[in-house]
Context: one part of a larger RNA
RNA sequence: CUGGGCGUAAAGCGCGUGCAGGCGGACUGUCAAGUCAGAUGUGAAAUCCCUGAGCUUAACUCAGGAAUUGCAUUUGAAACUGGCAGCCUUGAGUCCGGAAGAGGGAGGCAGAAUUCCAGGUGUAGAGGUGAAAUUCGUAGAUAUCUGGAGGAAUACCGGAGGCGAAGGCGGCUUCCUGGUCCGGAACUGACGCUCAUAUGCGAAAGCGUGGGUAGCAAACAGGAUUAGAUACCCUGGUAGUCCACGCCGUAAACGAUGUUCACUUGCCGUUUGAGGUAUUGACCCCUUGAGUGGCGUAGCUAACGCGAUAAGUGAACCGCCUGGGGAGUACGAUCGCAAGAUUAAAACUC
Numbered sequence: 001c002u003g004g005g006c007g008u009a010a011a012g013c014g015c016g017u018g019c020a021g022g023c024g025g026a027c028u029g030u031c032a033a034g035u036c037a038g039a040u041g042u043g044a045a046a047u048c049c050c051u052g053a054g055c056u057u058a059a060c061u062c063a064g065g066a067a068u069u070g071c072a073u074u075u076g077a078a079a080c081u082g083g084c085a086g087c088c089u090u091g092a093g094u095c096c097g098g099a100a101g102a103g104g105g106a107g108g109c110a111g112a113a114u115u116c117c118a119g120g121u122g123u124a125g126a127g128g129u130g131a132a133a134u135u136c137g138u139a140g141a142u143a144u145c146u147g148g149a150g151g152a153a154u155a156c157c158g159g160a161g162g163c164g165a166a167g168g169c170g171g172c173u174u175c176c177u178g179g180u181c182c183g184g185a186a187c188u189g190a191c192g193c194u195c196a197u198a199u200g201c202g203a204a205a206g207c208g209u210g211g212g213u214a215g216c217a218a219a220c221a222g223g224a225u226u227a228g229a230u231a232c233c234c235u236g237g238u239a240g241u242c243c244a245c246g247c248c249g250u251a252a253a254c255g256a257u258g259u260u261c262a263c264u265u266g267c268c269g270u271u272u273g274a275g276g277u278a279u280u281g282a283c284c285c286c287u288u289g290a291g292u293g294g295c296g297u298a299g300c301u302a303a304c305g306c307g308a309u310a311a312g313u314g315a316a317c318c319g320c321c322u323g324g325g326g327a328g329u330a331c332g333a334u335c336g337c338a339a340g341a342u343u344a345a346a347a348c349u350c
Stems, first nucleotide, its partner, number of pairs: 003322004007304002012318001014201004021194003025088001027086005033081002035077008049065006091191001092188003095184005103177007110154001115149007125136002162169002206247006215241002220236004258317006266295011299306002323350003332343004
């Protein structure tokens, strides 16, 4: 150096961007670094292998040969890889014309509901449960009507629907803004793929400072239940949940399935484009893209299942695994305000 693997057995980094590195489309010329062929030198001896010889044989010893697959120099070859030069348009990108969308950021506005406050009506209960009680109420509750305050979330539409790299995103509207798809084929001319380190984003909870606080609600208190009940149920209730700025950097961050490209029978939906037929028009129907679902052929798989959105058949690159426990721990290091995160063993034991 070489193996076998990674949906569920151990194993795909949570997700992007991307330097180095690895790999890389068609054609022509050239160089000859890799590559291939020849020659020369060297590759000590012994050993190993082959053929002989010598001790009666063998072990052993001796002679010759082969081998030493390497290295250096040199002469050539030019298909492939590579370098250089030129050229091309299919990969990639730009442009033009369209399309859909809870993609992101900032502002404004709206209605329903809960709670609270004030007032009116009104009277003895209300609330809650399996049943109760704590609780609220004659200082007038619950119910009902009017007015007001404030915060948070946006019923129906709504869909196995859409968008986003992932986390995630849902009232309406204005501004700013990213990506995707289709059609055209005008332009650039390989500008590509992947990506160690790096860097950015990253649910919830948590942390810092300052606000805000309607509802809900860890902790906490009380009432029940129970043998007990540090719970499940009930009445309250603070952090928190919300906003701004800054940290944290983790999740069953899941499709438990890395990214990119190519190829491989079918059927039925759905979203959104383009084209065609038909039509007054639309729907329907046919063809063809891009997404997203259900079933299923071959094939794969230990099975379950996957099956053109592959876990099929191939290619490029990265990450990761190597019996269970000890342990995602100790120590060290880096990061963090902290909580802790990341990296990551061993003894011992089965």
Molecule: small-subunit ribosomal RNA, central domain
Organism: metagenome